This is a predicted structure of a 346-nucleotide part of an RNA (small-subunit ribosomal RNA, central domain) from a Candidatus Shapirobacteria bacterium.
The prediction has a mean pLDDT of 84.
[in-house]
Context: one part of a larger RNA
RNA sequence: UUGGGCGUAAAGGGUCUGCAGGUGGUUUUCUAAGUCUUGUUUCAAAGUCCCCGACUUAAUCGGGGGAAGGGGCAGGAUACUGGAAGACUAGAGUUAUAUCGGGGUUACUGGAAUUUGUGGUGUAGGGGUAAAAUCCGUGGAUACCACAAAGAACACCAAGCGCGAAGGCGGGUAACUAGGUAUAUACUGACACUCAUAGACGAAAGCUAGGGUAGCCAAUCAGAUUAGAGACCUGAGUAGUCCUAGCCGUAAACAUUGUCUGUUAAUUUUUCCCUUUUUUAGGGAGAGAUGCUAGCUAACGCGUUAAACAGACCGCCUGGGGAGUAUAGCCGCAAGGCCGAAACUC
Numbered sequence: 001u002u003g004g005g006c007g008u009a010a011a012g013g014g015u016c017u018g019c020a021g022g023u024g025g026u027u028u029u030c031u032a033a034g035u036c037u038u039g040u041u042u043c044a045a046a047g048u049c050c051c052c053g054a055c056u057u058a059a060u061c062g063g064g065g066g067a068a069g070g071g072g073c074a075g076g077a078u079a080c081u082g083g084a085a086g087a088c089u090a091g092a093g094u095u096a097u098a099u100c101g102g103g104g105u106u107a108c109u110g111g112a113a114u115u116u117g118u119g120g121u122g123u124a125g126g127g128g129u130a131a132a133a134u135c136c137g138u139g140g141a142u143a144c145c146a147c148a149a150a151g152a153a154c155a156c157c158a159a160g161c162g163c164g165a166a167g168g169c170g171g172g173u174a175a176c177u178a179g180g181u182a183u184a185u186a187c188u189g190a191c192a193c194u195c196a197u198a199g200a201c202g203a204a205a206g207c208u209a210g211g212g213u214a215g216c217c218a219a220u221c222a223g224a225u226u227a228g229a230g231a232c233c234u235g236a237g238u239a240g241u242c243c244u245a246g247c248c249g250u251a252a253a254c255a256u257u258g259u260c261u262g263u264u265a266a267u268u269u270u271u272c273c274c275u276u277u278u279u280u281a282g283g284g285a286g287a288g289a290u291g292c293u294a295g296c297u298a299a300c301g302c303g304u305u306a307a308a309c310a311g312a313c314c315g316c317c318u319g320g321g322g323a324g325u326a327u328a329g330c331c332g333c334a335a336g337g338c339c340g341a342a343a344c345u346c
Base pairs, nucleotide, nucleotide: 004317005316006315007300008299012314014201015200016199017198021194022193023192025088026087027086028085029084030083031082033081034080035077036076037075038074039073040072041071042070043069049065050064051063052062053061054060091191092188093187094186095184096183097182098181099180100179103177104176105175106174107173108172109171110154114150115149116148117147118146119145120144121143125136126135162169163168206247207246208245209244210243211242215241216240220236221235222234223233258313259312260311261310262309263308267289268288269287270286271285272284273283274282275281295302296301319346320345321344329338330337331336
């Protein structure tokens, strides 16, 4: 290795691009490397296997025979794999037309609300809680009206909805830009799949520099509660949350389910296109949903979006703790990240 697994028991990399590598559509001819076969040579003897014999038998020993398999050389076969040359269009892509979406970036802009300021009306409370108090208020608060300013987020629409590789994306308009899908068969003609190393992106929090700061709010302070209260509740409140430039590179980054391809009963929603007697219809493609047949599963459940049946490639697992620790290395300003043991113990 033949011959295990990875939804929940240990185990799918956060996601994508992609070099090497692995794998690869139909067909013709050539080649003969892999593959198959024949001959020959070699793999000392002993031993293993078969037959005969000696020792009373066995172990042991003697004689004879025979392989299988491996290496070298030579000849042959050509279905499959490989190599060379040519052809094809079903995979893949290009083009044209149409269409879709909260995909992305940048700029401009809108209204509601909140807070603050100013002015006006007006008077003794307001606020907060289970109840209170801290707190604000006769130096005129709360409430109502008008005006102004600021920052952040975008109610309704809104949906088991849509888009995006993932993270994620929601007021409006414009510009730029990426993508999906359908149709046409117009073009190329296997250009494909996967991908160690590598590269790019990557919520929140955090870090550096400069701005900004309405609301909220770690830390902190105060009031309560309590045996205590470093908490839950309340009043304040700084970093932060926001913007620009850079870093960090982690998440229950989850559908705890890697990507691609093919095959296998149904029902239904939605988007686009085509057809048509425009109909609540038919067909095709994409994206979802429920729940079931076969099948699978330890069960739960999954079930054409598979956890079914198969194939290609990658990643990962091997008892619990020690431990995602120590050490070394690499990365980072730091926080820390990546890689990642052992002793010992049960």